About this RNA: A computed fold for a 71-nucleotide RNA from Gephyrocharax atracaudatus, annotated as transfer RNA. Taxonomically the source falls in Gephyrocharax (Eukaryota, Otomorpha, Ostariophysi, Characiphysae).
RNA sequence: UAGGAAGUGGUGUAAUGGGAGCACUUAGAAUUUUGAGUUCUAAAAUAAAGGUUCAAAUCCUUUUUUCCUAG
Numbered sequence: 001u002a003g004g005a006a007g008u009g010g011u012g013u014a015a016u017g018g019g020a021g022c023a024c025u026u027a028g029a030a031u032u033u034u035g036a037g038u039u040c041u042a043a044a045a046u047a048a049a050g051g052u053u054c055a056a057a058u059c060c061u062u063u064u065u066u067c068c069u070a071g
């Protein structure tokens, strides 16, 4: 430089164009003599910009970051 893949809570991982989920973690409460464990609750995310659409994590364009392949 060219081609391809990926970017979702603090971490990992789902989501036929229509309710953004699950697990771990964190905080609080209950239980327990304490701790651990268990139960309940809460916080926290679609890489950025623009477009299509009644409606975009998803489709299109551009940019950006990482990885792979070729030179």
Stems, first nucleotide, its partner, number of pairs: 001070007010024004018054001026042006047063005
Rfam family: tRNA. The family's RNA type in Rfam is transfer RNA. The same sequence occurs in records of 3 taxa.